The RNA shown here (c-di-AMP riboswitch aptamer (ydaO/yuaA leader)) has 148 nucleotides and comes from Pseudalkalibacillus decolorationis. The model forms 88% of the base pairs in the Rfam consensus. The sequence was found by an Rfam model in a public genome assembly. Rfam family: c-di-AMP riboswitch aptamer (ydaO/yuaA leader). From the family's description: This family represents a conserved RNA structure found upstream of the ydaO and yuaA genes in Bacillus subtilis and related genes in other bacteria. Model confidence (mean pLDDT): 79 of 100.

RNA sequence: UUAUCUUAAUCGCUAAAUUCCAUUGGGAACGGGGGAACCAAUCUUUAUGUGGCAAUCGCCGCUUUGGGGUGAAUCCUUUUAUAAGGUAGGGCGACUCUUUACGUCCGAAUCCGACAGCUAACCUCGUAAGCGUUUGAAGAGAACACAA
Numbered sequence: 001u002u003a004u005c006u007u008a009a010u011c012g013c014u015a016a017a018u019u020c021c022a023u024u025g026g027g028a029a030c031g032g033g034g035g036a037a038c039c040a041a042u043c044u045u046u047a048u049g050u051g052g053c054a055a056u057c058g059c060c061g062c063u064u065u066g067g068g069g070u071g072a073a074u075c076c077u078u079u080u081a082u083a084a085g086g087u088a089g090g091g092c093g094a095c096u097c098u099u100u101a102c103g104u105c106c107g108a109a110u111c112c113g114a115c116a117g118c119u120a121a122c123c124u125c126g127u128a129a130g131c132g133u134u135u136g137a138a139g140a141g142a143a144c145a146c147a148a
Stems, first nucleotide, its partner, number of pairs: 011132004018028004029127006039117001047064001049062005066115001067112004075086003089106005095141007
C1' cells in the first nucleotide's frame, strides 16, 4: 500500500414496519383487511376428501384444486426432471426532487379456507425480517465552508 474476514460505532438500503409514555400495556404516525348507497357485475364446482355431532334441514373441525388477500414478483419458451433462458413489473448506484444516460440486482414467498367488487359510518389487524451500495449529465432547491 492492497485484498479478505471479524467486532463496535456512525451512516445508509429494501419494506408500512418508526416514535412517545406513567411500559402485564396504552398513544401518535405509517400501513393492510372487512364493510352501505350509487356505480359495476349477471354468474357459479348447489367444490372435493375426511373426522365428529345431529338425524328433516344441517352444524363444527381439518385439507385444498375454485376464488380471493399481502407483495414489484406476472407471463412465455425449453428440459425426462432438476434446472435454464427471457419477460410484465420493481430496487440500488449517498444532500433532496424531476428528467436522462450507463451499470448492477430482484422478478420470491406466503395467508384465507368455498368466501369477500367498489364502499361513508363502523369493525379489525400489523409495526417484522434481512442487508452494506457509493457512475455521470441537465434543471430547481437546501445545507455548509471561505472571503468581504